[in-house]
């Protein structure tokens, strides 16, 4: 060095989750890799390890170690970008509203008299009067209403009397007082953020009505341009505070891939 037969090893790995810890079932990544049974209110183990049974390969492309690279996962940080929430400021930007001017329309009203001036009255306030209405209480009216202590009549019974007769008087019946209830047409009294009318005084020129002067305007509205040390914090912007999946930063594990190194026994030639 070659051949034959074996053995250790291998026949997927990793992250996460669970766990005192490890491996597996679960989820995810990688990408193709023997079969059967077990497993989440889990399964098998106890220190390198899934357990049990069967099969294949086997000393290197294949097994073991290190490095590079990186799919992917996990943890932490920040508030620079993007975003969310709250408070404050800003009307220099956007938006909305207001005012003025201009230009162009539409409708209505006006010589049966517009805007305006002047006068009178009302509307407003104070005082006061009348009428009405409303409400309350009372009267009138109706009903009820007294064991005895109200009235009338008083059966029976009682009392006086020799008798004629007389007296008080319960029940019953009739009536009535206080009281209670009703009616509220009528009468009287009182009250008011009630209505109408009147009188006196005041305030005021906003509105309404009328008279008068005078003689042509007045009102509403669509859309536009310009201007306003006009308004509004809705948007935007600025400041402050809070949050934060993603971009960002740090740490950690790391599949696949690439490179380098390492690892037997027996016999024969």
């Nucleotide at each position: 060095c070659c051949g034959u037969g074996c053995u250790a090893g291998g026949c997927g790995g990793g992250g996460u989750g669970c766990u005192a810890g490890c491996g597996g079932u679960g989820c995810c990544c990688u990408g193709u890799a023997c079969c059967c049974g077990c497993a989440a209110u889990c399964c098998g183990c106890u220190c390198u390890a899934g357990c049990g049974g069967g099969g294949c390969u086997g000393a290197a492309u294949c097994c073991c170690c290190u490095c590079c690279c990186c799919a992917g996962g996990g943890g932490c940080c920040c508030a620079g970008g993007c975003c969310c929430c709250g408070a404050g400021g800003u009307c220099a930007g956007c938006g909305c509203c207001c005012c003025g001017u201009c230009a162009c329309g539409a409708g209505g009203u006006g010589u049966u008299g517009a805007u305006g001036g002047c006068c009178c009255g009302g509307u407003c306030c104070c005082g006061u009067g009348g009428c009405g209405g409303u409400g309350a209480a009372g009267g009138c009216c109706c009903g009820u209403g007294a064991a005895c202590c109200a009235g009338g009549u008083c059966a029976g019974g009682u009392c006086c009397g020799g008798a004629a007769g007389g007296a008080a008087g319960c029940a019953g019946c009739c009536u009535u007082a206080a009281g209670c209830g009703g009616u509220c047409a009528c009468c009287c009294u009182c009250a008011g953020g009630c209505g109408c009318c009147g009188c006196g005084g005041g305030a005021g020129c906003g509105c309404c009505g009328g008279a008068u002067c005078g003689g042509a305007g007045c009102c509403u509205u669509a859309a536009g341009a310009c201007g306003g040390u006009g308004g509004c914090a809705g948007c935007g912007c600025c400041u402050c505070g809070g949050g934060a999946a993603c971009c960002g930063g740090c740490c950690u594990c790391g599949a696949a891939g690439g490179a380098g190194g390492g690892u037997g026994c027996a016999c024969g030639g």